[in-house]
Formats: sequence, C1' cells, structure tokens
RNA sequence: GGAGUCGGCCAGGCAAUCGCUGCGCUUCGGCGUGGAGGAAAGUCCGGGCUCCACAGGGCAAGGUGCCAGGUAAUGCCUGGGGGGCGCGAGCCCACGGAAAGUGCAACAGAGAGCAAACCGCCUAUGUCCGGCGCGUCGCGAGGGCACGCUGCAGCGGGCGCAAGCCUGCUGCCGUGCAGCCAGCGAUACGGCCGCGGCAGGCAAGGGUGAAACGGUGCGGUAAGAGCGCACCGCGCCGGUGGCAACAUUCGGCGGCACGGCAAACCCCACCUGGAGCAAGACCAAAUAGGGAAGCGCGCGGGCCUUCGGGCCCGUUCCUGCGGCCCGCAGGGGCUUCCGGGUAGGUCGCUCGAGGCGCACGGCGACGUGCGUCCCAGAUGGAUGAUUGCCCACGACAGAACCCGGCUUAUCGGCCGACUCCCGCU
Repeated sequence: GGAGUCGGCCAGGCAAUCGCUGCGCUUCGGCGUGGAGGAAAGUCCGGGCUCCACAGGGCAAGGUGCCAGGUAAUGCCUGGGGGGCGCGAGCCCACGGAAAGUGCAACAGAGAGCAAACCGCCUAUGUCCGGCGCGUCGCGAGGGCACGCUGCAGCGGGCGCAAGCCUGCUGCCGUGCAGCCAGCGAUACGGCCGCGGCAGGCAAGGGUGAAACGGUGCGGUAAGAGCGCACCGCGCCGGUGGCAACAUUCGGCGGCACGGCAAACCCCACCUGGAGCAAGACCAAAUAGGGAAGCGCGCGGGCCUUCGGGCCCGUUCCUGCGGCCCGCAGGGGCUUCCGGGUAGGUCGCUCGAGGCGCACGGCGACGUGCGUCCCAGAUGGAUGAUUGCCCACGACAGAACCCGGCUUAUCGGCCGACUCCCGCU
C1' cells in the first nucleotide's frame, strides 16, 4: 500500500422567528424547562403487571432438542464439544432416536431397499456347435530295425599248401515288423482352440443419479469379490482424561453386519392454564329500571259519635280468568335511602430486572458493592413550519403499559482489534 474478518459508535450541524405538547411558576399577559429510535417496525419468542381459572395426575394440542453456565425468563446470550466452509482472521449448523413401527425418493438409470445386471469381465461347472489333429485309432514298408539257416556285389579278418570253409562290415535285392522317425487318413473317446450359442458365474471397470452396500495394495480366482491378509476407515466393549457433551496416540473384539430423509408420521426427554392496558381499579350526573323504609289511597276489623265524621289496629292491594282456594296474567300514587350500570372524570402511566462511572469476582455472558443522574407520557392523540449560513448534501423510519431478546429496513462516515498478500528498511 492492497484485500478482508470481527466488534463498537454517529445518524446533517448552527442560528433566528412562529407554532404544538407534558410539568412547574404566574400579577393569567406570559415565563422557565422536558419533548422519538437504533430499529420506536414485524408482533416472532421470553418476562413483569392486571383480571379470570386452578387439589393432584393423565390424555390431547403446541413448542423446544449436543453439553455446561448466565438470567426474572427465553427458542436469547456466553463458554465448550462435534460437523462443514475458508490459506487465515473467522463464519455457518433444530446438532436426540433410522438395529420400535409406518412411510417417502421426481428425473435419469439395468437396478432405489429382504438390492440389481445395461455395457463389460469369465467359461471353472453343465450342454450344444465349429475348428485343430496333440493323444488315440487306421493305412502304408519311405527312413529305421530284424531276418535271409543256398540271394548278389564289394572290402576286410581267421584257418588252410590250395580249392575252399568260417566270419565281420558296407551297398543292393527280397521278406517281415506299425515298437521308433516321417507321411497319409479318421475324429467315436480323451485333449486343445473359439465364447461361438444356451444355461450359468462376477460385481472389479464403464455409465445413471443427490444417493448404488467402505478405500489402497498384495494374495487369490475361470473372472471376481473382505474371499484371505496388511494399512487406513468404521462399529462395539473396556480403560484413561473431562462436571458433561465428548476425546483417546491405550487394550481387546468384529470383516463391516447397521445407506439417506424424523423443519414426514412417529418414539424419547423437557417446557407450556387462558386473556390482555379497549388488562384492570376508583369517583360518578340526567333519564329509565331494581330493592328497602315511611307516608298515603284503597280494603278488612274494632271502638266512639253530636251521624257530619273521628280514632286505633292490620294489610300488599286492585282488575281479569274462576263458584271458592291455589295458581296465572296485567296494573298500582308521593317522599327518602341503598346498590348496579351509562355519559363524563381520575388512576393504571412511566423511577425502571433504569442510564453513566469506578472497584471487586468471573475466560466470558454476568454478578456484587459504592457514587452519581432523572431522560416523552398524549387520549382527536404533541415532537412541526419558514428563513439564513456551512458541509461530506443527509438513509430507513416515528412512541401509545413496560422491559429482555430475535428478525427485518437503513445515505454516508468514524474508531478499535485481528488476518492474508505485496513492497521498502
């Protein structure tokens, strides 16, 4: 200098004028002061708070799913384990069970689940065909061998005076021999060659696929194959380390038996009562209705009477249906009080698992202690408008009970830590 990874932060600024709104003060004219976000959003999780429900357990339904810790709690966070990606800093993963059962796998492919055989390899095994003619059999006397006890010729040897006799070798001739060499023929049987057919063997190699029943090598085989062996991988048991997930270079066993999908049903373990601030609590008109008491109308009874009425007691009474009772239906004056609800008002409402700083404990999430600060709270619902100046020319978007998370949206820019590459010293 370039390329990247992770974490954190800012979110146009300043001024003037005029507005809106909470609170405080007010001489009622105003004055002072506070006034959106990192996501206020989605409402996806988890809590607080409120009301209702609730003995306990089970079923159903929904959710969560490696281990340990943090927390009010979580599906969040931190640390760790395992797997995958990256040279690396780092990033990603719902990551329990597929030897309980059910189910699924498009297309391609021969075959996709008690695997299969398209191309390919093989012909051991069984059988057929073609070829060879090795064995075998046959023919034939060319070579060869044997014989010629009166064959012929030549050359020797021995004996003999000699004629001659005996004998060997070579060639020719004749005869015989099919054991040997060569030739010719045959192919029933045996053998060999051809996979050439059929039956069959194989799963190495090719090819298909997301996925095809461990990998490499040697042996082995007709060809092959964990078929055997070595190494690697895998699984199980034990030991060791770790709280655990898990790891293991330790020991033993097993030729490998058990493919994938459970954000398919399902199984296992754990968690979950419901509704939500229009929750809910309080104050409380007018009108209508409910209850109680009293007065009074009416009715019944009694007493007194100057016969006009008065007093006392009781009472739900009246009307309709009905002979009466029960019963049913309808109706009934005034005053006071009580209680519920509506309009309206108040609370809930913002001081809170709060912010900031420091110290201590912890790898960390976080916790403990001390100090300090107060930072929107409306209910037709405020947070705006205009102008001027400056710059890097300004994104996504706006509270409505509160908080902790997650996810999504977002112009530009800043800071810190780290990684890789190049150059220079």
A computed fold for a 425-nucleotide RNA from a Steroidobacteraceae bacterium, annotated as Bacterial RNase P class A. NCBI's taxonomy places the organism under Bacteria, Pseudomonadati, Pseudomonadota, Steroidobacterales, Steroidobacteraceae. The gene name in the source record is rnpB. It matches the Rfam family "Bacterial RNase P class A". Gene Ontology terms of the family: dimeric ribonuclease P complex, ribonuclease P activity and tRNA processing.